[in-house]
RNA sequence: GCGAGUGUAGUCUAGCCUGGUAGGACUUUGCCCCUCCAAGGCAAAGACCCGGGUUCAAAUCCCGGCACUCGCA
Numbered sequence: 001g002c003g004a005g006u007g008u009a010g011u012c013u014a015g016c017c018u019g020g021u022a023g024g025a026c027u028u029u030g031c032c033c034c035u036c037c038a039a040g041g042c043a044a045a046g047a048c049c050c051g052g053g054u055u056c057a058a059a060u061c062c063c064g065g066c067a068c069u070c071g072c073a
Stems, first nucleotide, its partner, number of pairs: 001072007010026004020056001027045006049065005
């Protein structure tokens, strides 16, 4: 340099092909329970790598970029 894959919360991940309320687990916080802790129950907080395009509507489709991984040279 060329090609392929991946990118969603503090962490892991579903959803993408086939556009239509961003879901789950762990974690954190508060409350309940308990003599206390742990465990358990309830509630809350928190995310689509960046920019643009298409569309009534984009995590999803298209284009460009960035990062990582792999292959070729």

The RNA shown here (transfer RNA) has 73 nucleotides and comes from a Candidatus Marsarchaeota archaeon.
It was read from a public genome assembly.
Its Rfam family is "tRNA". It is annotated as a transfer RNA.
Its mean pLDDT, the model's own confidence on a scale to 100, is 81.